[in-house]
Molecule: Glycine riboswitch aptamer
Organism: Evansella tamaricis
RNA sequence: AUGAUAGCAAGGGGAGAGAUCUUCAUCAAUCCAUUUUUAAAAAGGGAAUGAUGAGGACGCCGAAGGAGCAAACUGUAAUAAUACCAGUGAAUCUCUCAGGCAAAAAGACUCUUGUUGGACG
Numbered sequence: 001a002u003g004a005u006a007g008c009a010a011g012g013g014g015a016g017a018g019a020u021c022u023u024c025a026u027c028a029a030u031c032c033a034u035u036u037u038u039a040a041a042a043a044g045g046g047a048a049u050g051a052u053g054a055g056g057a058c059g060c061c062g063a064a065g066g067a068g069c070a071a072a073c074u075g076u077a078a079u080a081a082u083a084c085c086a087g088u089g090a091a092u093c094u095c096u097c098a099g100g101c102a103a104a105a106a107g108a109c110u111c112u113u114g115u116u117g118g119a120c121g
Stems, first nucleotide, its partner, number of pairs: 006116008018058001020057009030047003034043004059101003065097001066095003072088004
C1' cells in the first nucleotide's frame, strides 16, 4: 500500500393475504318524533352512515422471530459387508406458535455510503 469473508451505523428498494361479518363503547354530522319556552332555540331519546378502541366468529398469508426435516458425517451394535437406534445437520422448503391481511408501522433479502477488521497478493 491492495483490501476478501464477516460485523456495526445511516439511507434507499422490498412480496403475500377479508378496508370480511358481528357485539359493545366513544366521537362527528344527517334524519325522525316528544317535552319546555315568544317565531325559533334548547334538552334528552331513536334510526341509519363514517371513524377509533376493545371483544367474538369464520376465511386467508409467510419474508420479523420461532419450530421441523434431506443428503452427509459421527457414535453404538455387528463385523466380510450391511441394518436398527442416537447425535450433529440448510433454506426463500414445510408448520403457522407468534406475527400479518386498506393506508401507516413491520418486513426475509438486497443496493449505496461510512466505519471496524485485515484474508489473499